[in-house]
Context: one part of a larger RNA
Molecule: large-subunit ribosomal RNA, domain IV
Organism: Fidelibacterota bacterium
RNA sequence: UCCUGGUAAAGGAACUAGGCAAAUUGGCCCCGUAACUUCGGGAGAAGGGGCACCCCAAUUAGGUAACGUCCUUUACGGACAGAACCGAAAGGGGUCGCAGUGAAAUGGCUCGGGCGACUGUUUACUAAAAACACAGGUCUCUGCUAAGUCGCAAGACGAAAUAUAGGGACUGACACCUGCCCGGUGCCGGAAGGUUAAGUGGAGGUGUUAUUCCGACACUUGUGUCGGGAGAAGCUCUGAAACGAAGCCCCGGUAAACGGCGGCCGUAACUAUAACGGUCCUAAGGUAGCGAAAUUCCUUGUCGGGUAAGUUCCGACCCGCACGAAUGGUGUAACGACUUGAGCACUGUCUCUACCAGGAACCCA
Numbered sequence: 001u002c003c004u005g006g007u008a009a010a011g012g013a014a015c016u017a018g019g020c021a022a023a024u025u026g027g028c029c030c031c032g033u034a035a036c037u038u039c040g041g042g043a044g045a046a047g048g049g050g051c052a053c054c055c056c057a058a059u060u061a062g063g064u065a066a067c068g069u070c071c072u073u074u075a076c077g078g079a080c081a082g083a084a085c086c087g088a089a090a091g092g093g094g095u096c097g098c099a100g101u102g103a104a105a106u107g108g109c110u111c112g113g114g115c116g117a118c119u120g121u122u123u124a125c126u127a128a129a130a131a132c133a134c135a136g137g138u139c140u141c142u143g144c145u146a147a148g149u150c151g152c153a154a155g156a157c158g159a160a161a162u163a164u165a166g167g168g169a170c171u172g173a174c175a176c177c178u179g180c181c182c183g184g185u186g187c188c189g190g191a192a193g194g195u196u197a198a199g200u201g202g203a204g205g206u207g208u209u210a211u212u213c214c215g216a217c218a219c220u221u222g223u224g225u226c227g228g229g230a231g232a233a234g235c236u237c238u239g240a241a242a243c244g245a246a247g248c249c250c251c252g253g254u255a256a257a258c259g260g261c262g263g264c265c266g267u268a269a270c271u272a273u274a275a276c277g278g279u280c281c282u283a284a285g286g287u288a289g290c291g292a293a294a295u296u297c298c299u300u301g302u303c304g305g306g307u308a309a310g311u312u313c314c315g316a317c318c319c320g321c322a323c324g325a326a327u328g329g330u331g332u333a334a335c336g337a338c339u340u341g342a343g344c345a346c347u348g349u350c351u352c353u354a355c356c357a358g359g360a361a362c363c364c365a
Base pairs, nucleotide, nucleotide: 001360002359003358004357005356006355007354008353010351011350014349019346027051028050029049030048031047036041038173052095053094054093055092056091062086063085064084068080069079070078071077072075096100108344109343110342111341112340113339114338115336116335120132121131136171137170138169139168140167141166142165148157149156150155174331175330176329177328179261180260181259184258185257186254187253188252189251190250193249194248195247199243200242204238205237207235208234211230212229213228214227215226216225217224218223219222262280263279264278265277266276289323290320301317302316303315304314305313
């Protein structure tokens, strides 16, 4: 010096980012207990008091209950009975100590705000939360060889289920609600027209040549060979028009589908403001509710409250940089090792340190 414990005058959070840590509280019995509330809660709310030992009533009250006797519906039955065992509370009187749950185990409490309804789950080894889940809500798919999932397949799960079922997505108890936009994207439905694959189709064309024409040459004199032209059928290679599904274009629906939810100018008999008007654009221009918010940049906004003093906190205001309705909105009793503010109690957190016990490190021998 450090670690683990312990004690402390006066003060009592002045410490600090923050009461972190520590302290307070603590058991049982009695009294008593608010707002609010989903009537269950809240609640051990809060708060107050008691607690030892001896005697009395007391072989108490009371509890459990064997033997035995009786009854019948003969049962693990019922009634009577009471051996034995357990055994208070409350009250009265008394005794002792500084002190009586004499040690020990064993909630500090209250009041606001936020978030999440709740109990649960999670980053094994820095995060336990406001994250995940949840019951509940909505949409959507699925008629059973279900949809969906795994597998190359066989097959399996779904399910030995069957729409009060199963899968997927979003939301997340409960209460009150959930506005407008279908132009874009997606999904669903539609089928007149446009576009259109394979395929069908086969106009026409290419190559080949039986034959034939022309030329040259040969000779056995009407045949052969070579070169060039035309060229049927067949075969071959191509190939226009036309027909041709879904999809797309197109038409309609759908937002608890992905998503979106304006600008400028003017106007009232002080000023200010603008219920009102004009204009441009849009698919439609943000409704209710909330609002400097886990969202507000400017910002410590402004006003009020609490403090002697408050960038935090609470209540308001509303110019919402850039809230807003199941990417849910606003409330909400209960709950929380959650987050934030205030108070009481309490304390070595501090003023301001000291000492004690045990241990560690270091130094000397």